[in-house]
RNA sequence: GGCAGGACCUCAAGCAAUACUUACUCUUGAACCCCGCGAGCUCCGGAAGGAAGCAACGGUAAAAGAGUCAGGUAUUUGGCUUGAGAAAAUCUUGCUGGA
Numbered sequence: 001g002g003c004a005g006g007a008c009c010u011c012a013a014g015c016a017a018u019a020c021u022u023a024c025u026c027u028u029g030a031a032c033c034c035c036g037c038g039a040g041c042u043c044c045g046g047a048a049g050g051a052a053g054c055a056a057c058g059g060u061a062a063a064a065g066a067g068u069c070a071g072g073u074a075u076u077u078g079g080c081u082u083g084a085g086a087a088a089a090u091c092u093u094g095c096u097g098g099a
Stems, first nucleotide, its partner, number of pairs: 001096007009085007016077002018074005023068006034059003042051003
């Protein structure tokens, strides 16, 4: 110096990441204006019983937290893979010619 390939550039698709959100599981969670149960107390009754029902206990709602390679969305990142296109320069790999 030549040839070939790759990186780099553009487009498309897919995966991943990020943010938000949904679902599921667990935890916390209503002094009363949620539910259940209801000692004591109160009321009705001659009595048997009944009624209302505070505390406690149990359950749950709104809400919050944690978890799950679960799902969804995104005018996010430009990380990876594939295909197509562009093809001047730069970098790099291989082969090769000359000095």

This is a predicted structure of a 99-nucleotide RNA (Bacterial small signal recognition particle RNA) from Caldisericum exile AZM16c01. RNAcentral holds the sequence, with entries from ENA. It matches the Rfam family "Bacterial small signal recognition particle RNA". The family's RNA type in Rfam is non-coding RNA gene. About the family: The signal recognition particle (SRP) is a universally conserved ribonucleoprotein involved in the co-translational targeting of proteins to membranes. The coordinates come from a structure-prediction model, not an experiment, and the mean pLDDT is 76.